Model confidence (mean pLDDT): 76 of 100. Bacterial RNase P class A from a Lachnospiraceae bacterium, 348 nucleotides, folded computationally. Its Rfam family is "Bacterial RNase P class A". Rfam classes the family as a ribozyme. About the family: Ribonuclease P (RNase P) is a ubiquitous endoribonuclease, found in archaea, bacteria and eukarya as well as chloroplasts and mitochondria. Its family is annotated with tRNA processing, dimeric ribonuclease P complex and ribonuclease P activity in the Gene Ontology. The gene name in the source record is rnpB. RNAcentral holds the sequence, with entries from ENA. Of the family's consensus pairs, 94% are formed in the model.

[in-house]
């Protein structure tokens, strides 16, 4: 340069104008809670705010304990509130490489299920090959080495051995069981043993084991409180005590009227945004990640704000809009940028 390989950062820019949602000040105005205008400051989504698939915080209910039932996970060891995520390993598989994938427990605890082929499919003689009988056709018995059919046919492969052959014996590599080594450990190479009837594959088929899961979800739940049920106290029921007829007294109207507890709907506060929090340093760790200092405050609506215009630039703008919060997965995304490695080629 070129191909690839892993992560990172960023999501047009700048100024003005109007307009909406919070907050903070000043004025002014209504009075239950509280609220409403005006002015002026200042401040308003994302990396995924999505999908609600998993885990946590909180909130109300439930709860001695122990089971079933139903879901979730499935080598090791660590991380963290937790987790099905996330680091770091093991075995596998792919890929020259750097990398990148894996739900990877148990198929000797039962059950199901495997089209077509094929003689047979868990069950074996179709050709073939070998013995026996017969003059041939052909019969009886042998045999899984070899054809073929298949995803898969009874470890694999050289020998030995045999009528021909089989782990029927050997020696390798594999399976399985043992013992000690290294390693926290998954697990690794190493020995010694058994000939392997432990005879296919499917658990993302039911199932078996091991662990871990109490349900609901911010419309959670608290709190304040006109209206309107109730209770109890005190004052009135001929003569009006309270209220009303604008403020007073006279007259007039009307059988209740008032306080206090307790509940509550309309509406309103809080929950609600300072938090497992962002940044930068240093220090421990292979890393996730912990601890220290030191900075910085960053939307909080409840019919639900975040948008137009204009002027310039410029590579002309993708996917998409917050509703309790936080950790994480997954799925969309124009395009730029910047860094570790990789393989080839060229030039010094």
């Nucleotide at each position: 340069c070129a191909a690839g390989u892993a992560g990172a950062a960023u999501a047009a820019a700048u100024g003005a104008u109007c307009g909406c949602g919070g907050c903070u000040g000043a004025c002014g105005g209504a009075g239950u809670a509280u609220c409403c205008g005006u002015c002026a400051g200042g401040u308003g989504a994302g990396g995924a705010a999505a999908g609600u698939c998993c885990g946590g915080g909180c909130u109300u209910c439930a709860c001695a304990g122990g089971g079933c039932a139903g879901g979730a996970u499935g080598c090791c060891g660590g991380a963290u509130a937790a987790c099905g995520u996330c680091c770091g390993g093991u075995g596998g598989a792919g890929g020259u490489g750097a990398c990148u994938c894996c739900a990877a427990g148990g198929a000797u605890a039962g059950u199901g299920c495997a089209a077509c082929a094929g003689a047979a499919a868990u069950a074996a003689a179709c050709c073939g090959c070998c013995c026996c009988g017969g003059g041939a056709a052909c019969g009886g018995g042998g045999u899984a080495a070899g054809g073929g059919u298949g995803g898969a046919a009874a470890g694999g492969c050289a020998g030995u051995g045999u009528a021909a052959g089989a782990g029927g014996c050997u020696a390798c590599c594999g399976c399985c069981u043992g013992c000690a080594c290294g390693g926290u450990a998954a697990c690794g190479g190493g020995c010694a043993g058994g000939g392997c009837a432990u005879a296919u594959g499917u658990a993302a088929a039911c199932c078996c084991c091991a662990u871990c899961c109490g349900a609901a979800g911010c419309a959670a739940g608290a709190c304040c409180a006109a209206a309107c049920a109730g209770a109890a106290a005190g004052c009135g029921u001929u003569u009006a005590a309270a209220g009303c007829c604008g403020g007073c007294c006279c007259g007039g109207c009307c059988a209740g009227c008032u306080u206090u507890c307790a509940g509550g709907u309309a509406g309103g506060u809080c929950g609600c945004u300072u938090g497992a929090g962002g940044c930068u340093g240093c220090u421990g760790g292979c890393a996730a990640c912990a601890g220290c200092a030191g900075u910085c405050c960053u939307a909080g609506a409840u019919a639900g704000a975040u948008g137009a215009u204009c002027a310039u630039u410029c590579a002309c703008g993708a996917c998409a809009u917050a509703a309790c919060c936080c950790g994480g997965c997954u799925u969309a995304u124009c395009g730029u940028u910047c860094u570790g490695c990789u393989u080839g080629c060229u030039u010094u």